A computed fold for a 72-nucleotide RNA from Amoebidium parasiticum, annotated as transfer RNA.
Its Rfam family is "tRNA". The family's RNA type in Rfam is transfer RNA.
The sequence is in RNAcentral, with records from ENA.
[in-house]
RNA sequence: GUCAGUAUAGCUUAAUGGUAUAGCAUCUGUCUUGUAAACAGAAGAUUGUAGGUUCAAGUCCUACUACUGGCU
Numbered sequence: 001g002u003c004a005g006u007a008u009a010g011c012u013u014a015a016u017g018g019u020a021u022a023g024c025a026u027c028u029g030u031c032u033u034g035u036a037a038a039c040a041g042a043a044g045a046u047u048g049u050a051g052g053u054u055c056a057a058g059u060c061c062u063a064c065u066a067c068u069g070g071c072u
Base pairs, nucleotide, nucleotide: 001071002070003069004068005067006066007065010024011023012022018055026042027041028040029039030038048064049063050062051061052060
């Protein structure tokens, strides 16, 4: 230089173009003399950035950024 892949909650991760899931962690409650575990609940995301297509985009298209790999 070129080709491909990945980017979503603090971490890991799911999602046929139609309200973005779950687990761990966090917080609250129950239980316990107390802690942990267990159980119940809550909160937490402008889906890497900027545009485009569409009634509607995490998803499709373009460019860019970061990382990983192949070829030269």
The gene name in the source record is trnT. The prediction has a mean pLDDT of 83.